[in-house]
Context: one part of a larger RNA
RNA sequence: UGACGGGGACCCGCACAAGCAGCGGAGCAUGUGGUUUAAUUCGUGGCUACGCGAAGAACCUUACCAGGGCUUGACAUAUAUAUGAGGGGACAUAGAGAUAUGAAACCAGUAAGAGCUUGCUCUUAACAUAUAUACAGGUGGUGCAUGGUUGUCGUCAGCUCGUGUCGUGAGAUGUUGGGUUAAGCCCCGCAACGAGCGCAACCCUUGCAAUUAGUUACUAACAGGUGAUGCUGAGGACUCUAAUUGGACUGCCGAUGAUAAAUCGGAGGAAGGUGGGGAUGACGUCAAAUCAUCAUGCCCUUUAUGUCCUGGGCUACACACGUGCUACAAUGGUCGGAACAAAGAGGAGCGAAAUGGUGACAUCAAGCAAAUCUCAAAAAACCGAUCCCAGUUCGGAUUGUACUCUGCAACUCGAGUACAUGAAGUCGGAGUUGCUAGUAAUCGCGGAUCAGAAUGCCGCGGUGAAUGCGUUCCCGGGUCU
Numbered sequence: 001u002g003a004c005g006g007g008g009a010c011c012c013g014c015a016c017a018a019g020c021a022g023c024g025g026a027g028c029a030u031g032u033g034g035u036u037u038a039a040u041u042c043g044u045g046g047c048u049a050c051g052c053g054a055a056g057a058a059c060c061u062u063a064c065c066a067g068g069g070c071u072u073g074a075c076a077u078a079u080a081u082a083u084g085a086g087g088g089g090a091c092a093u094a095g096a097g098a099u100a101u102g103a104a105a106c107c108a109g110u111a112a113g114a115g116c117u118u119g120c121u122c123u124u125a126a127c128a129u130a131u132a133u134a135c136a137g138g139u140g141g142u143g144c145a146u147g148g149u150u151g152u153c154g155u156c157a158g159c160u161c162g163u164g165u166c167g168u169g170a171g172a173u174g175u176u177g178g179g180u181u182a183a184g185c186c187c188c189g190c191a192a193c194g195a196g197c198g199c200a201a202c203c204c205u206u207g208c209a210a211u212u213a214g215u216u217a218c219u220a221a222c223a224g225g226u227g228a229u230g231c232u233g234a235g236g237a238c239u240c241u242a243a244u245u246g247g248a249c250u251g252c253c254g255a256u257g258a259u260a261a262a263u264c265g266g267a268g269g270a271a272g273g274u275g276g277g278g279a280u281g282a283c284g285u286c287a288a289a290u291c292a293u294c295a296u297g298c299c300c301u302u303u304a305u306g307u308c309c310u311g312g313g314c315u316a317c318a319c320a321c322g323u324g325c326u327a328c329a330a331u332g333g334u335c336g337g338a339a340c341a342a343a344g345a346g347g348a349g350c351g352a353a354a355u356g357g358u359g360a361c362a363u364c365a366a367g368c369a370a371a372u373c374u375c376a377a378a379a380a381a382c383c384g385a386u387c388c389c390a391g392u393u394c395g396g397a398u399u400g401u402a403c404u405c406u407g408c409a410a411c412u413c414g415a416g417u418a419c420a421u422g423a424a425g426u427c428g429g430a431g432u433u434g435c436u437a438g439u440a441a442u443c444g445c446g447g448a449u450c451a452g453a454a455u456g457c458c459g460c461g462g463u464g465a466a467u468g469c470g471u472u473c474c475c476g477g478g479u480c481u
Base pairs, nucleotide, nucleotide: 007481008480009479010478011477012476013475015471016470019435020434021433022432023431026326027325028324029323030322031321032320033319034317035316042053043052064312065311066310067309068308069307070306073135077134078133079132080131081130082129083128084127086107087106091102092101093100094099110125111124112123113122114121115120116119137301138300140299141298142297146295147294148290149289150288151286153284158197159196160195161194162193163192164173165172166171177188178187179186203278204277205276206275208246209245210244211243212242213241214240218235219234222233223232224231249272252266253265254264255263256262328428332387333386334385335384336383337382344375345374346373349368350367354363355362356361394425399420400419401418402417403416404415405414441463442462443461444460445459446458447457
């Protein structure tokens, strides 16, 4: 000077408390450990690994395993020699395929120079093949050799510097103190005076209004028309769209305070004291993570640790753990009727209407590169009917049969439909998680990835609570001592 303390003082945070909903018990999904395996590729490991890398493993992906092939190589550059202009390869044969052999369309009939027997030869340049050589290649090792990127403490309020002063010096001061704040935010004081990186503000979005602009959006008035509808003329009011402005600053009033900073209450206001949300992450910590995004030193490998192919595996299953989904029902299940969103996506795409099918879906096909058309039905809610507390008209696992779709191909190993089957489960031990408001809870909708394949992820809106005395205690953090 730091760090630590079951030392002290002060302060903060869903940290506790007060509440609500969960997890831990069941079935399934998914990740991990373990075990198994020819292989179950690799990484990640308290918080900060475990629905994580992976925004999507049938082949491919793929890195793993078995078998079959290749060796200047699947890919790059260059040199030498030889041969030949070349590209393209439908199709056929053999094979599991890689590959090997043959080969039709089609595109091109190479450029410059020299020689002469003027239609041939030679040289050079480009291209292709073969051989040879330099080399290629490596998801092989080392994240404890590294760059870059990322997590975490933590959006915590801190971390420093110049000059001056003090101290022999390490260092101190400033940054401590009294108040105050979300904040090293601000005020006052002070051997300090200033400054920088952080805080805040500037940025995006949402909440209010005005102006401008009205198409594909809108429809108050006028007119026309229909079974009905902004459907049409029309309008520029409203909604909305999207650009520009305004608006909130403790600005005003009162109280408290030190005449300060500020705090409390009030007015006005769409909004009030950082209005809500986001982006934004200081100096540093963990030899934290990543050599498998990428880059890269060194080491290793070179007829293999490279590369191509077929099939398998990553999907195994006595078991253990994490994260989720669905439930155990009557605030409910089933059936019928009938409302109200937002945000998105669409051309190898979204696909209406109609028709067929119980259905998944199929056929035909309108419109739309979309405020125009389509996906698209929002669901919970509401109004009726039924069930009558039961392992049930709860629950849907599992299994059988018949199908649908994608795709060369659904056996290992896809999703969906119909009928049948109808398991556990009656609210979950010790313990433990999230959340303070349009939040929790609950209800659907969309998107990325993607041929197909979400209970995951990222977004969107609908309905919409309870509680917060307080800071003794648990956890984490900050300041002084």
Predicted 3D model of a 481-nucleotide part of an RNA (small-subunit ribosomal RNA, 3' major domain) from an uncultured bacterium. Its mean pLDDT, the model's own confidence on a scale to 100, is 85. It matches the Rfam family "Bacterial small subunit ribosomal RNA".